[in-house]
Context: one part of a larger RNA
RNA sequence: GUCCUCAAGGAACUCGGCAAAAAAGCGACCGUAACUUCGGAAUAAGGUCUGCCUAUCGCAAGAUAGGCCGCAGCUAAAGUUUCUCUGGCGACUGUUUACCAAAAACACAGCUCCCUGCGAACUCGCAAGAGGAUGUAUAGGGGGUGACACCUGACCAAUGCCAGAAGGUCAAACAACGACGUUGAUAGUAGUAAUAUUAUUGGUGAUUGUUGUAAGCCCUGGUGAAUGUCGGCGAUAACUAUAAUCGUCCUAAGGUAGCGAAAUUCCUUGUCAGGUAAGUUCUGACCCGCAUGAAAGGUGUAACGAUUUGGGAACUGUCUCAACGAAGGACCCG
Numbered sequence: 001g002u003c004c005u006c007a008a009g010g011a012a013c014u015c016g017g018c019a020a021a022a023a024a025g026c027g028a029c030c031g032u033a034a035c036u037u038c039g040g041a042a043u044a045a046g047g048u049c050u051g052c053c054u055a056u057c058g059c060a061a062g063a064u065a066g067g068c069c070g071c072a073g074c075u076a077a078a079g080u081u082u083c084u085c086u087g088g089c090g091a092c093u094g095u096u097u098a099c100c101a102a103a104a105a106c107a108c109a110g111c112u113c114c115c116u117g118c119g120a121a122c123u124c125g126c127a128a129g130a131g132g133a134u135g136u137a138u139a140g141g142g143g144g145u146g147a148c149a150c151c152u153g154a155c156c157a158a159u160g161c162c163a164g165a166a167g168g169u170c171a172a173a174c175a176a177c178g179a180c181g182u183u184g185a186u187a188g189u190a191g192u193a194a195u196a197u198u199a200u201u202g203g204u205g206a207u208u209g210u211u212g213u214a215a216g217c218c219c220u221g222g223u224g225a226a227u228g229u230c231g232g233c234g235a236u237a238a239c240u241a242u243a244a245u246c247g248u249c250c251u252a253a254g255g256u257a258g259c260g261a262a263a264u265u266c267c268u269u270g271u272c273a274g275g276u277a278a279g280u281u282c283u284g285a286c287c288c289g290c291a292u293g294a295a296a297g298g299u300g301u302a303a304c305g306a307u308u309u310g311g312g313a314a315c316u317g318u319c320u321c322a323a324c325g326a327a328g329g330a331c332c333c334g
Stems, first nucleotide, its partner, number of pairs: 002326002005323001008320002012318001017315001027049004035040001037147001051068007069073001082313004087308002089305002094106002110145007122131003148300004153230003158227002160223005167218003174212006180205011231249005258292001259289001270286005
């Protein structure tokens, strides 16, 4: 280390009944609650029987009656649900960290929003092309929520998205017209000439200015199952307390229905009730919610779960508290 047994007690062990034990054994008959989506829950729970022989009935399985034996009759072996009360979470079957996590995580049917009219949107690819789809809005893609029941409040100020177009702002090109530089032509004037100058008319430049021109932004509206947000102070009722009520400041609007010391509560072992002889856990209430709250869904919910909290029955070496035993390892030889 593996396995068997154990007086009295029986969870006092421990984070926790972990491990072990026990009961039962998808046979027959009887019986079976709350709750419920009426399907379930349910083999709920709980009780009785079970062998062999003979007779009768029967196609048979078997049933009934009588009898026989034992401590014990599905007598062995194998195989084969412990049960119950109560909350949380997740509806469910399913999926997952191959090799420390199987779950309350993921998925899911259902709900909802957005996009997409077909050479669709979207995805891959430089492209050709392919998937989507040999489909066509009862279709396809994307986001969120997550059965079902009852519901899903206020705010469009900020951010995002959608729509709009009057005005403002605004790029590189491009075009037009100049400036400046440069280079021609023609004419005039001065000069003998070179040349200078004036006017007109061309070319040219990584130069420069003005004007014209898009989306966007500013702007005007809309939009929350879009990202999100959802107040403070003071006073007030004929005991007291409290405040339906009033005042005031601020705001885009000030948290509605629900739920609530909660998988959320710091103070906190909150307070009350239940359960215990005794209960930081648990259940039910209360509500002063540090810091709940409505598809990052809210609240319920039968069924389901190798889920998780608390209680109980049964059972036991988990323990009081240890003990006896078995075959092995360790040790020796090889």
A computed fold for a 334-nucleotide part of an RNA from an uncultured bacterium, annotated as large-subunit ribosomal RNA, domain IV. The prediction has a mean pLDDT of 82. It matches the Rfam family "Bacterial large subunit ribosomal RNA".